[in-house]
Context: one part of a larger RNA
RNA sequence: GGAUGAACGCUGGCGGCGUGCCUAACACAUGCAAGUCGAACGCACCUUCGGGUGAGUGGCAAACGGGUGAGUAACACAUAGGUAACAUGCCCUUAAGUCUGGGAUAACUCUUCGAAAGGAGAGCUAAUACCGGAUAAGUUCCUUUAAUCGCAUGAUUUUUGGAGUAAAGUUUUUUCGCUUAAGGAUUGGCCUAUGUCUGAUUAGCUUGUUGGUGGGGUAAUGGCCUACCAAGGCGACGAUCAGUAGCUGGUCUGAGAGGAUGUACAGCCACACUGGGACUGAGACACGGCCCAGACUCCUACGGGAGGCAGCAGUGGGGAAUAUUGCGCAAUGGGCGAAAGCCUGACGCAGCGACGCCGCGUGAGUGAUGACGUCUUUCGGGAUGUAAAGCUCUGUCAAGAGGGACGAUUAUGACGGUACCUCUAAAGGAAGCCCCGGCUAAUUACGUGCCAGCAGCCGCGGUAAUACGUAAGGGGCAAGCGUUAUCC
Repeated sequence: GGAUGAACGCUGGCGGCGUGCCUAACACAUGCAAGUCGAACGCACCUUCGGGUGAGUGGCAAACGGGUGAGUAACACAUAGGUAACAUGCCCUUAAGUCUGGGAUAACUCUUCGAAAGGAGAGCUAAUACCGGAUAAGUUCCUUUAAUCGCAUGAUUUUUGGAGUAAAGUUUUUUCGCUUAAGGAUUGGCCUAUGUCUGAUUAGCUUGUUGGUGGGGUAAUGGCCUACCAAGGCGACGAUCAGUAGCUGGUCUGAGAGGAUGUACAGCCACACUGGGACUGAGACACGGCCCAGACUCCUACGGGAGGCAGCAGUGGGGAAUAUUGCGCAAUGGGCGAAAGCCUGACGCAGCGACGCCGCGUGAGUGAUGACGUCUUUCGGGAUGUAAAGCUCUGUCAAGAGGGACGAUUAUGACGGUACCUCUAAAGGAAGCCCCGGCUAAUUACGUGCCAGCAGCCGCGGUAAUACGUAAGGGGCAAGCGUUAUCC
């Protein structure tokens, strides 16, 4: 000098765009943040007989989006590859099919237990819910034939026989669905090479450990798990241990090399009161799902129950320090739906904060050998100073009045009567902060008297202090200016 998610002191006119718990991954009152479908289904109620509403069964979604960075030094991340070891709902293309039966169950009714949360029993009923049978273009497994190829396990195509395996309907009557298979797209899983902080005042570490065989498990490879066998594996090219830390694109600085950093935005990962576990599902071992244990909080009729803001606001606490319990689904995007539409604290906006960057204003011209005041003086004067007043103008911002958008396509605008335009009046409402010994631009007077104090370094102050305090003047920056902290 530059920079900051900054804080503190003094000061503070306007606008645009950004940005705002870095500390206690501390505890949370309250509201909202994930629903939707009657064109799958029965029932109840209402009805203007068109239809609508409600809980329930069923489907899809809830694994996205949003938050945080505790853990993690690791295939977590980055780059480059592999998968001949894999999966992929919804979407697209292609091929084939959608035949025939059955028994339940919620809702509902009745009885009943409980303070509640929530149950129990009996009876009735439907389905795109559940379960049989048929069919098999295919596909899976076993068996069999041949060809081509490769990267070792093998891959692709072809051939014989056998066994197993599917479906669901709805609707204005032409859609929307359902099943199987192949391909695509997308998204993921796994594996490999290289890279990724500090400490040797951590030198040895390891028994599922290292490898093999059989078995299990997974979508899939694999000690992933298990039984047996062998005794291996890693390590001064730093194992192990300890400390610290989410990683990256980037950001700051620097001529660069490098150093520091990882807020906001974007990609990946991890986590969701703490620890463990699985269920459902194409996908979770699941923030606003379930079960168990624990700590904490709340309700209770003491028998038992309920909860999880590191979602958006907001509260307490901690702290030098960080915002509204706002508006709207109008736009963009997402979920569901055939659609109308519903939901969406994602998002779009508004509010608060000079926290940052950028822009604008606080007036312009003229005006004296130069007013008053103030400061100073060698008492002659000098400085403030064209500064003011006065005169002539202008109209940015702010104020008042009128008009008034784009963003939206037929409709639909939270923002918002906002931006913007026009008019009115009027210099009126709008300047501070730090410094003046040298470094370093800018000096005098008074007060003080090694006191009070200053200070980044050198150092000032003990009676003439350009260094302390005040005033006048000056210098610098300017809606900011200084200080502190940190990085280069």

The prediction has a mean pLDDT of 86. A computed fold for a 488-nucleotide part of an RNA from an uncultured bacterium, annotated as small-subunit ribosomal RNA, 5' domain. The full RNA is in RNAcentral, with records from ENA and Greengenes.